[in-house]
């Protein structure tokens, strides 16, 4: 350096459950709470997934309208993989 222990000291926090919080939503935030996490610490660049207040296309209907569905775009996801930046500890190999 790769590597990741029934090591040793520490971190993080899914589901869920509360908030006369934030948001159209997806989602966030704080607080309990722990399912897992050696980067589950940071970046939405690639790819995947969600979202629909916003555009536009078809198809529908009872046609100033609605519903459906594709596409853009918007936001969201670092705990879906992939790249990028940092970063703790040292047993075997």
């Nucleotide at each position: 350096c790769a590597c990741g222990a029934u090591a040793a000291a520490g971190g993080c926090a899914a589901a869920c459950c509360a908030u006369g919080g934030c948001g159209a939503a997806a989602g966030c935030a704080u607080g309990g709470g722990a399912c897992g996490c050696a980067a589950a610490a940071c970046c939405a660049c690639c790819g995947g997934c969600c979202u629909u207040c916003c555009u536009c296309c078809u198809g529908u209907u009872u046609u100033u309208g609605g519903c459906a569905g594709g596409a853009g775009a918007u936001g969201g996801u670092a705990g879906c993989g992939g790249g990028g930046u940092u970063g703790c500890c040292g047993a075997a190999u």

Predicted 3D model of a 93-nucleotide RNA (c-di-GMP-I-GGC riboswitch aptamer) from Desulfurivibrio alkaliphilus. Rfam family: c-di-GMP-I-GGC riboswitch aptamer. The literature on the family includes a 2017 paper in Proc Natl Acad Sci U S A by Weinberg et al., "Bioinformatic analysis of riboswitch structures uncovers variant classes with altered ligand specificity". Its mean pLDDT, the model's own confidence on a scale to 100, is 85. NCBI's taxonomy places the organism under Bacteria, Desulfobulbia, Desulfobulbales, Desulfobulbaceae, Desulfurivibrio.